[in-house]
RNA sequence: CCUUAGAGUUUGAUCCUGGCUCAAAACGAACUCUGGCGGCGCGUCUUAAGCAUGCAAGUCGGACGGCAAGGGUUGUGCUUGCACAACUCCUAGAGUGGCGGACUGGUGAGUAACGCGUGGGUGACCUGCCCUCGAGAUGGGGAUAGCCAUUAAAAAUAGUGGAUAAUACCGAAUAAGCUCAUGACCCUGUGGGGAUAUGAAGAAAACAGGCUACGGCCUGGCUCGAGGAUGGCCCCGCGUCCCAUUAGCUAGUUGGUGGGGUAAUGGCUCACCAAGCCUGCGAUCGGUAGCCGGACUGAGAGGUCGAACGGCCACAUUGGGACUGAGACACGGCCCAGACUCCUACGGGAGGCAGCAGUGGGGAAUUUUGGGCAAUGGGGGCAACCCUGACCCAGCGACGCCGCGUGAAGGACGAAGGCCUUCGGGUUGUAAACUUCUUUGGGGAGGGACGAAGAUGACGGUACCUCCAGAACAAGCCACGGCUAACUACGUGCCAGCAGCCGCGGUAAUACGUAGGUGGCAAGCGUUAUCCGGAUUUACUGGGUGUAAAGGGCGCGCAGACGGCCUCGCAAGUCAGAUGUGAAAGCUCAAGGCUUAACCUUGGAAUGUCAUCUGAAACUGCGGGACUUGAGUAUCAGAGGGGAAAGUGGAAUUCCUGGUGGAGCGGUAAAAUGCGCAGAGAUCAGGAGGAACACCGGUGGCGAAGGCGACUUUCUGGCUGACAACUGACGCUGAGGCGCGAAAGCGUGGGGAGCAAACAAGAUUAGAUACCCUGGUAGUCCACGCCGUAAACGAUGAUUACUGGGUGUAGGGGGUAUCGACUCCCUCUGUGCCGAAGCAAACGCGAUAAGUAAUCCACCUGGGGAGUACGGCCGCAAGGCUAAAACUCAAAGGAAUUGACGGGGGCCCGCACAAGCAGUGGAGUAUGUGGUUUAAUUCGAGGCAACGCGAAGAACCUUACCAGGGUUUGACAUCCCGCGCUAGAGGUAGAGAUACCUUGUUCCUUUCGGGGACGCGGAGACAGGUGGUGCAUGGUUGUCGUCAGCUCGUGUCGUGAGAUGUUCGGUUAAGUCCGGCAACGAGCGCAACCCUCGUGGCCAGUUGCCAUCAUUCAGUUGGGCACUUUGGCAAGACUGCCGUUGACAAAACGGAGGAAGGUGGGGAUGACGUCAAAUCAUCAUGCCCCUUAUGUCCUGGGCUACACACGUACUACAAUGGGCGUUACAACGGGCAGCCACACCGCGAGGUGGAGCGAAUCCCCAAAGGCGCCCCCAGUUCGGAUUGCAGGCUGCAACUCGCCUGCAUGAAGCCGGAAUUGCUAGUAAUGGCAGGUCAGCAUACUGCCGUGAAUACGUUCCCGGGCCUUGUACACACCGCCCGUCA
Repeated sequence: CCUUAGAGUUUGAUCCUGGCUCAAAACGAACUCUGGCGGCGCGUCUUAAGCAUGCAAGUCGGACGGCAAGGGUUGUGCUUGCACAACUCCUAGAGUGGCGGACUGGUGAGUAACGCGUGGGUGACCUGCCCUCGAGAUGGGGAUAGCCAUUAAAAAUAGUGGAUAAUACCGAAUAAGCUCAUGACCCUGUGGGGAUAUGAAGAAAACAGGCUACGGCCUGGCUCGAGGAUGGCCCCGCGUCCCAUUAGCUAGUUGGUGGGGUAAUGGCUCACCAAGCCUGCGAUCGGUAGCCGGACUGAGAGGUCGAACGGCCACAUUGGGACUGAGACACGGCCCAGACUCCUACGGGAGGCAGCAGUGGGGAAUUUUGGGCAAUGGGGGCAACCCUGACCCAGCGACGCCGCGUGAAGGACGAAGGCCUUCGGGUUGUAAACUUCUUUGGGGAGGGACGAAGAUGACGGUACCUCCAGAACAAGCCACGGCUAACUACGUGCCAGCAGCCGCGGUAAUACGUAGGUGGCAAGCGUUAUCCGGAUUUACUGGGUGUAAAGGGCGCGCAGACGGCCUCGCAAGUCAGAUGUGAAAGCUCAAGGCUUAACCUUGGAAUGUCAUCUGAAACUGCGGGACUUGAGUAUCAGAGGGGAAAGUGGAAUUCCUGGUGGAGCGGUAAAAUGCGCAGAGAUCAGGAGGAACACCGGUGGCGAAGGCGACUUUCUGGCUGACAACUGACGCUGAGGCGCGAAAGCGUGGGGAGCAAACAAGAUUAGAUACCCUGGUAGUCCACGCCGUAAACGAUGAUUACUGGGUGUAGGGGGUAUCGACUCCCUCUGUGCCGAAGCAAACGCGAUAAGUAAUCCACCUGGGGAGUACGGCCGCAAGGCUAAAACUCAAAGGAAUUGACGGGGGCCCGCACAAGCAGUGGAGUAUGUGGUUUAAUUCGAGGCAACGCGAAGAACCUUACCAGGGUUUGACAUCCCGCGCUAGAGGUAGAGAUACCUUGUUCCUUUCGGGGACGCGGAGACAGGUGGUGCAUGGUUGUCGUCAGCUCGUGUCGUGAGAUGUUCGGUUAAGUCCGGCAACGAGCGCAACCCUCGUGGCCAGUUGCCAUCAUUCAGUUGGGCACUUUGGCAAGACUGCCGUUGACAAAACGGAGGAAGGUGGGGAUGACGUCAAAUCAUCAUGCCCCUUAUGUCCUGGGCUACACACGUACUACAAUGGGCGUUACAACGGGCAGCCACACCGCGAGGUGGAGCGAAUCCCCAAAGGCGCCCCCAGUUCGGAUUGCAGGCUGCAACUCGCCUGCAUGAAGCCGGAAUUGCUAGUAAUGGCAGGUCAGCAUACUGCCGUGAAUACGUUCCCGGGCCUUGUACACACCGCCCGUCA
């Protein structure tokens, strides 16, 4: 200087741990859809399974014998182009001989190995052809194939006889510095080199060709020796996968001596001798695999791979073997055996594509039976040349990389079509059309290479160049919920389907399918498989273990790892320099060549824990020496439930004996089983036996842990302090190993009081194999031996050093007090608490670390499966130790937060309970609901918070339901056209809607044409829907709850969710107020402000009132406004005053005054929110649905049904009552289609007449109560249902289906089971009145006034609520979550 990117998913939310998943790159790929061109590469990964056919290794006549066909020359015959002869050339096929078939090419089965890689060694070796040097090549010989003849035979082939050649073969001669033996010398030091003497053995082709002046020369070959080069054999160091659920392996094994063998070392082989060799630094066994240069990925370190190209190895149908040769134990050689295939005359033979093509087969899957030796390279040859499926090319395949094209520019406030739409428009979109232009690829025509050096070009008439025509012939694939770039409509309706993870789909799906649009890539795109990355998720770089997964139960200790201070030396580690090597290709840098790129060429750099040499000496190591502080020893002193054995003791339980005594005991929530008159329990005395050791006793002591508790004795381990005499690093840790190791359990033998699994009985319970009770056996105890595990925990391994404090406690030492107990101070060791820094996800830890460092060991790597199976080891058994996988999930988990919940805790409130009063639940009736019924019994409301609710009033209407009859631009709205002038009245038919007829003639405006209103007819846009969805919505409402809560800003604290404030101490009806406080303030709620009732005052005085004065039947009139009253204005109440309590507060209690006293009574007023609460049928409204009907009109019916069940009310059951008579006193309200005085008629409901009043004026208008009489406790003079008859009223109409009256009838019911409701004062209870709705209909609802109580000790309990706190595995929040069994 450069490089290193993350995201989704556990939760209501948070932080952490942790897994899963995704985005990137790559590929010998395959598959889906699609497909224009070119260049460069690549192409059976599967059955080292089988192969038809052709080709892939031959060549040399200048080694040799020989020779078919053919050519040439000469000659002869001569038919002038044929025959014959000679010579000669070329020599096919076959043979002898030489060289090459050990190279090239293929494959990866085997191999975990000196196989490969890297670096070395050889005093232990070989090397044909090639190069250099030295020497030589003399003289002979005998065969044999081919060939001829012949035999056997299907074939392959074999045999016999005869002839012949060589650079084939064999002797002989000669030869050294070569080889061997012996002797002695020098250098070296494994069998090396040099010099030397003697002896011995061993060569060859006088060949072939050319030229010749025939003397010979030249070329090629031959023999011996030396050297080089090249290639190879062998050996060694280091490196090289997984499994220990493979721990021991080995008999030629390890070594020696001596033979043999090899080019050469060596147990390579053999004989003999010895008993070794390898192994925890992983032998042996098993599994897998060719190795490397390199390739992919990665920031790197690493991880994965070993196609193509290159190096090495191994193999050639399977196994074995040798021969030849310089080289093989030989892919296209030989022999044997096996399997397979083919031929056969059945006797016997032939074959080997893992060479190039090709074939069937296997498989998801991988090419032409092509051209050429032109180039490069190889073999043979003197050469020409021949051979070469090596190679160079072409073909096929989008298999990969790279490049190019499918047109370019202009072109609309923007065509058409498509899609969407809020209907305005938007978008596709400058896109198209259209205009101008260009021609890469493709087509036509012409020219035409490099690659070759003198000739020779398969590729190839190819690349390339020029000209011509013409936008013409050339775009798809995937995605669009988040991750992740890109959105709408329709269809579908937990279906069909999607999905990498999270997850979509149950009627408004940006997630399915389709379309439009958009995004991405592009001749490709997506999917699948695999690998690396992200993953610091195996952590060397670079992680952890208190609670998330993870410290061994504890010690001793071998190996190993690590180790105090000083000094000297060595140089293994370490560091530096030099040299060698690390093949080429690849990567990388630079330059260059193909138009560019891919690709290719050239040069540089880079690459190893490598080897050798030289140097340094701090650190580690090794060796020598010294030291004392680590460690140990000695001496003195000390504490202790440390351990083992033997003995001793008292209390208690139980049992036995005896005495006293006499009915129960025992046990429980309550009981029962059990024990007891055969004398229990109780009590006294005596005895037996076993086990455990009260008080002391203490986060006190000891021990490594497990653990240890009466006392005494004996034996014994460790610890602490003081001192500083001795040793002199003797230390720490510790895989394996060895030992100890609670309880339960096991074996043998004892013992057995109490307790007590199992078991039995009794209870409890739906059951109760439990909890409770009565019994009770193993066991618990002792001895010896096993077992070896626990939440064996501080869930925290051991050791060492360092790092502020405070305060207890146990043991020891020292100092200060003259000597002292006590006190105080210092210090060592142990054991607790609180806390600084620091650490930590937080909780928390904090000198006894979870801090800062060091060393060693153990252990972890998502949850489940599973600490399980199998194997092994241990155990008498029970079981223990070690320890997986398939499969399955996307989480499992830690800590903390806010809620909710708890048969958790604390405090507090409410007619919540309690104390009371009156009820409901029983009866009859009314009314609502369920159910049932029905043509329909319209719909909604459903715990509290539906059920006298929507409905403040269903005979028609209402009405939404049912039946029937009609109608279709409509009963209703807007627009258009035509006609008309209406409306209204009457008649006929009909159940009516409606249809027809008769009659009738209007309003506003006008520029008089008309226009508007209105009616009829017509066409379509549309109307209409009480049809669906309250889980698409608005609005409104209920409920918790008139409960006291719910929040915010700023600040502070916390990584964060969040906390604080709002908690705490008091107080209040109240988060009301006071005080305190890291909080300070604020908002919505509380309270107050508003209405009403209660007191007096002021103002006013009619329709109200009447004290005084007159007047009257009468506040009737005059008069008056004092009073009552009406209705406006102010006043009054604020804990303001006094006292006590309280904290000098807030406030509480008591008192005074006052009409009223602590919110004076009542009302209105309902925080943030909860319940997908209620309502689409009040209304509004999205979407869906109906459109001669799900709209609309009409008649009739239904909503009023009735075996039942529930809710809410009314009336009662009577004497606190009923009946009759008589007599008072209200308030709120209402009234003209109305309230109706008064009079008359009627028993009455009511009727007739009719005054007054649009109302403080008139009317509606009281009852309980008072007084008097009757009834006398009964189904009644209670109660009034039901029913009959006769009437009245309203209304078009009272049958279904209204209300009222009279007479008659006179049901159930005698105070109500379990259960349950309301109410705390003008309240409950009780009495009536009014109003709304309404033609009529009230036991309902909303109000009004009259009469007018009882009780509250108190907060344990039930219900609901508030605040604080605690636990939680709940968050859809306990109606939660969740376990087991069964289906």
Small-subunit ribosomal RNA from an uncultured bacterium, 1383 nucleotides, folded computationally. The coordinates come from a structure-prediction model, not an experiment, and the mean pLDDT is 86.